[in-house]
Context: one part of a larger RNA
RNA sequence: GAUUGAAUGUCUGGCAGCGCUACUACUACAUUCUUGUAGUAGUAACAGAUUGAAUAAGGUGUGGAAGUACACGAGCGGCGGACGGCUGAGUAACGCGUAGGAACGUACCCCAAAGUGAGGGAUAAGCACCAGAAAUGGUGUCUAAUACCGCAUAUGAUCUCCGGAUUAAAGCACCAGUGCGCUUUGGGAGCGGCCUGCGUAUGAUUAGUUUGUUGGUGAGGUAAUGGCUCACCAAGACUACGAUCAUUAGCUGGUCUGAGAGGAUGAUCAGCCAGACUGGGACUGAGACACGGCCCAGACUUCUACGGAAGGCAGCAGUAGGGAAUUUUCCACAAUGGGCGAAAGCCUGAUGGAGCAACGCCGCGUGCAGGAGGAAGGCCUUCGGGUCGUAAACUGCUUUUAAGGGGGACGAUUAUGACGGUACCCCUAGAAUAAGGAUCGGCUAACUCCGUGCCAGCAGCCGCGGUCAUACGGAGGAUCCAAGCGUUAUCC
Numbered sequence: 001g002a003u004u005g006a007a008u009g010u011c012u013g014g015c016a017g018c019g020c021u022a023c024u025a026c027u028a029c030a031u032u033c034u035u036g037u038a039g040u041a042g043u044a045a046c047a048g049a050u051u052g053a054a055u056a057a058g059g060u061g062u063g064g065a066a067g068u069a070c071a072c073g074a075g076c077g078g079c080g081g082a083c084g085g086c087u088g089a090g091u092a093a094c095g096c097g098u099a100g101g102a103a104c105g106u107a108c109c110c111c112a113a114a115g116u117g118a119g120g121g122a123u124a125a126g127c128a129c130c131a132g133a134a135a136u137g138g139u140g141u142c143u144a145a146u147a148c149c150g151c152a153u154a155u156g157a158u159c160u161c162c163g164g165a166u167u168a169a170a171g172c173a174c175c176a177g178u179g180c181g182c183u184u185u186g187g188g189a190g191c192g193g194c195c196u197g198c199g200u201a202u203g204a205u206u207a208g209u210u211u212g213u214u215g216g217u218g219a220g221g222u223a224a225u226g227g228c229u230c231a232c233c234a235a236g237a238c239u240a241c242g243a244u245c246a247u248u249a250g251c252u253g254g255u256c257u258g259a260g261a262g263g264a265u266g267a268u269c270a271g272c273c274a275g276a277c278u279g280g281g282a283c284u285g286a287g288a289c290a291c292g293g294c295c296c297a298g299a300c301u302u303c304u305a306c307g308g309a310a311g312g313c314a315g316c317a318g319u320a321g322g323g324a325a326u327u328u329u330c331c332a333c334a335a336u337g338g339g340c341g342a343a344a345g346c347c348u349g350a351u352g353g354a355g356c357a358a359c360g361c362c363g364c365g366u367g368c369a370g371g372a373g374g375a376a377g378g379c380c381u382u383c384g385g386g387u388c389g390u391a392a393a394c395u396g397c398u399u400u401u402a403a404g405g406g407g408g409a410c411g412a413u414u415a416u417g418a419c420g421g422u423a424c425c426c427c428u429a430g431a432a433u434a435a436g437g438a439u440c441g442g443c444u445a446a447c448u449c450c451g452u453g454c455c456a457g458c459a460g461c462c463g464c465g466g467u468c469a470u471a472c473g474g475a476g477g478a479u480c481c482a483a484g485c486g487u488u489a490u491c492c
Stems, first nucleotide, its partner, number of pairs: 001492001004489001006488004011484001014364002017361003027320003031317001033315001036079002039076002042072001086275003095200007104192003109188008117151001119149002126141006156167004171180004201247003208238003213235008250272004254265004277298005300311004328354001330353003336350001337348004367397004377388004403428005411419001436481005441462003447476005457464002
């Protein structure tokens, strides 16, 4: 000099745009919300409408019934809850980066081929009871499906001793011949699992390490290779080109600095990995060993009728705590994207926005021109004067911004705008609403007076202060930056 996710000051503070904001305790969490959706079936509760009946008619109220549309919350079944969002504890590793490889998988999507026949038995919800404080559970009975199960068929596919054996399917909607599906097989795209070369921190005051260890044969297991696992056999394998151990650390694109080489760093944004109270485990599924799923153990918290139950903010807000320190318990699905759905649409604290904070970058303003009897006043003075200083007053002008009033978007394609009466445009009056901070001995731009008297104090280094202090404190003046300026920390 440059940098920052910064913090801080008995400091100061006008506006706009864009960005950014828990670096510490992966500490504990009150409360709301964050993953549903389209069918089937239902009408108990809730809402509104119609029809019919009773009452002589009509109105009102109440009770009951039926079906319809909406709405609704459980159940059954499908798809999605493996994406998106958060965090960086662990990890020195094929984790990441880069370049390759062969023994694999793949729901939804695309292409191609073939098929979709005829049946069956249950069960939840419901109803009636029972147990329990609750969570929840049990018994009987009824019922549906694209839920479940045989049979038939087999283009194909799998296995094969080449004889053969095994193996599917589901319907629904309406405009009635179309649409959406279903089953089997092959290919594709994208995505993912696995293997390898090279690169990827410090320490030798860590020198030996290893027994499924290293390799082979055979088997098991997996979507797949492989000691991945097991039986047997051999005794290997790694290491001074640093094994093992210890410490530290998510990695990268990038970022900061530097002429570069390099050094430091890994916030925001993007890619990959890992984690979800701590440890372990599997289930379901195309995909998880699963943040807002399940089981077990542990710690903690809550409820309890003491027999038992419930919970997991490293999602968005928010609270306590620790900390130098980091925001609203906001608006909307209008846009983009995602899930479901044929669609209408529903959901979406993703996202789009608004709010707070000078936290950062950038831009604008706090007036402009004239104005000397160089006014008053302050400070200095050699008492002549000098300086603040064209500065002010005064005269003329302008209105960025702020204020008041009027109009008013793009973002949206036919509809739909949270932002937002926002941006922007026009009009009105009036200099009106807006300047501070640090420094002035040398390094280092900028000097005098007064006070103090090795005191009080200053200080980044050298060093100032003991009665003549440009170095302390105040004043006047000056210098440098400027809505900031200093200080502290930090890296080059």

The part of an RNA shown here (small-subunit ribosomal RNA, 5' domain) has 492 nucleotides and comes from an uncultured bacterium. The RNAcentral record of the full RNA draws on ENA and SILVA. The prediction has a mean pLDDT of 81.